[in-house]
RNA sequence: GAAGCAGGCCAAACGAUCGCCGGGUUGUCCGUGAGGCGACCCGGAGGAAAGUCCGAACACCACAGGGCAGGGUGCUCCAUAACGUGGAGUCGCGGCGACGCGAAGGAAAGUGCAACAGAAAGUACACCGCCGGGCGCGCCAUGCGCGUCCGGUAAGGGUGAAAAGGUGCGGUAAGAGCGCACCAGUUCUCCGGGUGACCGGAGAAGCUCGGUAAACCCCACCCGGUGCAAGACCAAAUAGGGGAGUGUUUGAGAACGGCCCGUUCGAGCUCCCGGGUAGGUCGCAAGAGGUGACCGGCAACGGCCAUCCACAGAUGAAUGAUCGUUGCCCGGAGAGGGGCGACCCGAUUCGGGUACAGAAUUCGGCUUACGGCCUGCUUCGGCC
RNA sequence: UGGGGCGUCGUCAAGCGGUAAGACACAGGACUUUGGUUCCUGCAUUCGGAGGUUCGAAUCCUCCCGCCCCAGCCA
Numbered sequence: 001g002a003a004g005c006a007g008g009c010c011a012a013a014c015g016a017u018c019g020c021c022g023g024g025u026u027g028u029c030c031g032u033g034a035g036g037c038g039a040c041c042c043g044g045a046g047g048a049a050a051g052u053c054c055g056a057a058c059a060c061c062a063c064a065g066g067g068c069a070g071g072g073u074g075c076u077c078c079a080u081a082a083c084g085u086g087g088a089g090u091c092g093c094g095g096c097g098a099c100g101c102g103a104a105g106g107a108a109a110g111u112g113c114a115a116c117a118g119a120a121a122g123u124a125c126a127c128c129g130c131c132g133g134g135c136g137c138g139c140c141a142u143g144c145g146c147g148u149c150c151g152g153u154a155a156g157g158g159u160g161a162a163a164a165g166g167u168g169c170g171g172u173a174a175g176a177g178c179g180c181a182c183c184a185g186u187u188c189u190c191c192g193g194g195u196g197a198c199c200g201g202a203g204a205a206g207c208u209c210g211g212u213a214a215a216c217c218c219c220a221c222c223c224g225g226u227g228c229a230a231g232a233c234c235a236a237a238u239a240g241g242g243g244a245g246u247g248u249u250u251g252a253g254a255a256c257g258g259c260c261c262g263u264u265c266g267a268g269c270u271c272c273c274g275g276g277u278a279g280g281u282c283g284c285a286a287g288a289g290g291u292g293a294c295c296g297g298c299a300a301c302g303g304c305c306a307u308c309c310a311c312a313g314a315u316g317a318a319u320g321a322u323c324g325u326u327g328c329c330c331g332g333a334g335a336g337g338g339g340c341g342a343c344c345c346g347a348u349u350c351g352g353g354u355a356c357a358g359a360a361u362u363c364g365g366c367u368u369a370c371g372g373c374c375u376g377c378u379u380c381g382g383c384c
Numbered sequence: 385u386g387g388g389g390c391g392u393c394g395u396c397a398a399g400c401g402g403u404a405a406g407a408c409a410c411a412g413g414a415c416u417u418u419g420g421u422u423c424c425u426g427c428a429u430u431c432g433g434a435g436g437u438u439c440g441a442a443u444c445c446u447c448c449c450g451c452c453c454c455a456g457c458c459a
Base pairs, nucleotide, nucleotide: 001380002379003378004377005376006375007374008373009372010371012326013325014324015323016322017321018320020044021043022042023041024040025039026038027037028036029035030033046356050367051366053365054364055363056362057361058227059226060225061224065261066260067259068258070223071222072221073220074219075089076088077087078086079085090104091102092101093100094099105218106217110216111215112212113211127157128156129153130152131151132150133149134148135147136146137145138144139143165183166182167181168180169179170178184208185207186205187204188203189202190201191200192199193198231282232281233280234279241273242272243271244270245269246268253265254264255263275458276457277456289308290307291306292305294303295302296301327354328353329352330351331350332349333348336345337344338343385455386454387453388452389451390450391449394408395407396406402439410426411425412424413423414422432448433447434446435445436444
């Protein structure tokens, strides 16, 4: 210098002018209202406010019950209100490396699937080849070749994403874990380490069992439903109108779960047509809260103490616009300075840019979008 | 704001693990004096995008992008 890896931080600043939303204090008006119009002061988006993908709080449904169905999660230990999240590890995979990624239980429970190719695709398989035998034919004839039939063979060829361990020796008609040695794997036993996943070592068994569960499924654990348009209160409005179906102890329907049970209500309920009204207050801003020490822990995090808090709270929805100065980034020019050198620093100046994006009940995460700075580390190259 | 659904050729669409039907439209040809009708032929390097699972993905899973639908109260 180039390429890269990991972590952290910022999210432009100041001034002027004109506005917007909320709160407090206050003036004024008269129609005394959640009233109008003013004045002053204070506050006013994010790291993702986003996607709404998980988990909770909170609210209602019966106090949230039992079973089936359904859904989710899936190495270990820990953290947490909880999680599909996080931390630390294990194993596997990728990368030269820093490091990254992993829905990572079970295929020796069962069922299914595998197009095309290929002889055969799962109680394996015989197309070619190899070997043995029978028959026929040919010949340079105690044998060889060709054809055909029967049988053996998974060593060799070829197909495929995938073909029932690998190498060697023995063995055999030819072969084969058929036998043996070594290697790889699996299962079991023992020893050592670890809380554990698992790791290391020793031994035994020819055990060699294919893939797929983000196919059904099995195992373990978890899950009642609906979402602030939850829900509570006030106000407004009137045609509790018309039609069809169904039900009243032989019990419809409701209790917002797909079904059943149980429990409690129970005389209405469902659909179509038609009608009215769509205003306000609360929920709703002090919270699993922020900041800083100390203690425990590798860490996530927890404990404890101090301190801060009127500090966004809108409802077609405020948090903005313009101008100036400065900062930062990119590109160009570049006085001059440093170094043996590669090269580095650089006053000043011109032009351009200053991302992604806007709270809507609230938190904890994940994911996605995105500008820049800093620190540490890795690999390669150049020079000394 | 909350909930639900859908993206396949220019348009309408089928296919839901085995390599993208069909119709209309379009292009070329045949028939015709010409046009229409009719007949024949062609037309998706890939299913909204990216990643993953699998031998194999439009189809299964995850994350994005775009579009559509529903909603209060009274009776």

This is a predicted complex of two RNAs, RNase P RNA and transfer RNA, with 459 nucleotides together.
Rfam match: Bacterial RNase P class A. Rfam's curators write: Ribonuclease P (RNase P) is a ubiquitous endoribonuclease, found in archaea, bacteria and eukarya as well as chloroplasts and mitochondria. By type it is a ribozyme.